[in-house]
């Protein structure tokens, strides 16, 4: 250089929960605070799961039901990038 591969090293990233905003929700952002991650770093490309404002169908009814065009990468995978070097 190049490939594999760990009871590796510097580090690294943050579930719950709180507070503040922003969303119709799910759900995100910021701070704190750490359950875990060797990809829990990026991408909504498959495909799963949550929500339904609009819409659309019911209906005595504000009630029911259908849906992404929202969301989840810390569901799975697929793509593209990173870091270590005992052996």
């Nucleotide at each position: 250089u190049g490939a594999a591969u760990a009871u590796u090293u510097u580090g690294g990233c943050a579930a719950a929960c709180u507070a503040a905003c922003c969303g119709a929700a799910a759900g995100g952002u910021u701070a704190g605070g750490a359950c875990g991650c060797a990809a829990a770093g990026c991408u909504a490309u498959g495909g799963g799961c949550c929500u339904a404002a609009a819409g659309g169908a019911u209906u005595a009814a504000u009630a029911u039901c259908c849906u992404a065009u929202g969301g989840u990468u810390g569901c799975c995978a697929g793509g593209c990038u990173g870091c270590c070097c005992a052996u």

The RNA shown here (c-di-GMP-I riboswitch aptamer) has 87 nucleotides and comes from Caloranaerobacter sp. TR13. The organism belongs to Caloranaerobacter, within Bacteria. The RNAcentral record of the sequence draws on Rfam. Model confidence (mean pLDDT): 82 of 100.